[in-house]
Context: one part of a larger RNA
RNA sequence: ACUUGACCUCGAAUCAGGCGGGACUACCCGCUGAACUUAAGCAUAUCAAUAAGCGGAGGAAAAGAAACUAACAAGGAUUCCCCUAGUAACUGCGAGUGAAGCGGGAUGAGCUCAAAUUUAAAAUCUGGCGUCUUCGGCGUCCGAGUUGUAAUUUAGAGAAGCGUUUUCCGUGCUGGACCGUGUACAAGUCUCCUGGAACGGAGCGUCAUAGAGGGUGAGAAUCCCGUCUUUGACACGGACCCCCAGUGCUCUGUGAUACGCUCUCGAAGAGUCGAGUUGUUUGGGAAUGCAGCUCAAAAUGGGUGGUGAACUCCAUCUAAAGCUAAAUAUUGGCGAGAGACCGAUAGCGAACAAGUACCGUGAGGGAAAGAUGAAAAGCACUUUGGAAAGAGAGUGAAACAGUACGUGAAAUUGUUGAAAGGGAAACGCUUGAAGUCAGUCGCGUCCGCCGGGAUUCAGCCGCA
Repeated sequence: ACUUGACCUCGAAUCAGGCGGGACUACCCGCUGAACUUAAGCAUAUCAAUAAGCGGAGGAAAAGAAACUAACAAGGAUUCCCCUAGUAACUGCGAGUGAAGCGGGAUGAGCUCAAAUUUAAAAUCUGGCGUCUUCGGCGUCCGAGUUGUAAUUUAGAGAAGCGUUUUCCGUGCUGGACCGUGUACAAGUCUCCUGGAACGGAGCGUCAUAGAGGGUGAGAAUCCCGUCUUUGACACGGACCCCCAGUGCUCUGUGAUACGCUCUCGAAGAGUCGAGUUGUUUGGGAAUGCAGCUCAAAAUGGGUGGUGAACUCCAUCUAAAGCUAAAUAUUGGCGAGAGACCGAUAGCGAACAAGUACCGUGAGGGAAAGAUGAAAAGCACUUUGGAAAGAGAGUGAAACAGUACGUGAAAUUGUUGAAAGGGAAACGCUUGAAGUCAGUCGCGUCCGCCGGGAUUCAGCCGCA
C1' cells in the first nucleotide's frame, strides 16, 4: 500500500551481436581411385599418380623468402614462358615413360612469432557508463591476464656497454587525377522522269580527320541514329587518402632511427630428425617423395652434397612455427568487343510457349516447328446455304500475297488439249508428219533519224 506502480521467483514471446551446415564448381587445393586401351596374346608395365567419387576455397588458388642450387671468378624467395630435351634416367631394358641445374625472358618485395627478468613495479586488452571532431579519440569503473598481456629481438642477426655524427609529426576539408552514367558536337530532303513508295535515273549543289554500320514504303556520306576529331568537352554520382595542388587544426621528447668500436654475451621449434620394415609413388636407379607400424636422437649440433658402409677433410644451408602483392589459370557467373565461322536437314538438343511437347515405374531419353504486306488497309456490304463454304463487291502495286499466307522445284494426283494403237513398255539409228519457239529473209502498214528533190502551208519579219 491493496494498484495501469515497485521488488522477489518462475515461464513465454521478441531479439543487438556471433555461428552458419546449403548451393555453385570453368579455373585451384587435398583425399580416394579404376578399367576399357597399348604391349598385335598377357600377369609387371601402359592407359594414369587419369576418369568417376568425397572434402575445401578464392577472384584467382596454390607456392614463397632456402635444413636451395651448385663445385663456379659461384648464384640467391615463389610462380609462369622459351631452351635444356624427347636429353640424363626408368622399363617383361619390351611396349613405352621421362625430369632437373645452367642460360634467356615476364613480374618483382619482403617479412614475424616461439625461444631473454619490463622486474624500480602489466608498461597490454574486451566490455559498461560519460563525453567528443564517431571505421574512432579521451575519461572512468568492472573484467581478462603472472599457467604471461605489451615493448625489445628472429640468425642476413641481435642484446649489452661506449661514442659522436645521420634522419624523423599527425590529421580534417575542397579541387585535380581515378571509376560509372548521361548530354551536346558537319553537310540537300532543290528541280524533272519512272514508280504504290525514290533511298533508282537525269541535272544542279554541300560536308568530309565523318564515303564504318544500321534504319526509313527499292542501291541514302549529306532524312534519322551513328561514325571522325576523342585517352576530348560538360553535367551528375561513386570510390580513395596511394599520388598532385590549395587551405584549416595540432607543435611533439629528455623519444625514435641509422652508423662505428669491443679481451662482454649471443637463448633458435621432439614421438620431431633419423634408422628398420611394409605399402604406394617417382626419371630418381643398394629406396625421389608420402603414409602405417617398431625403434628413436643431438647440441663446436643437425640436414644436404643423385651408388650401399667406415674414417677424414671441404662446401652449403639452418628442418620439425607463421604471413606475403605481381607475373600465371579460367567450357561457371557478370560485363564488353570482334570474326577469311554456320546460315533453319547447317549452327548449341533448342533462331519459335525447348530441356518444352512426348516416351519410360525410374535412372534417363528427347523432338518437330523461322519469312502475308510498305502499312492490317486481315475482305464492309449484297446474295445462296443450318453452317462450313461459294458467287458478286471491296482493300492493295500485287490476293496467281487471304493469318493453311514471299518465291513455290520433284516424285505423285485430278482436269483439259494433242497424238498413237499386232509383236509389253522403254531405248538406239534413219526418214517423214504435226504443233510450238528462237533467228533470218520478203511483203504491207505505222513511228523515229539522215540525205536529195518539189517548192506548198502556218508561225515570224517587212511593206501596203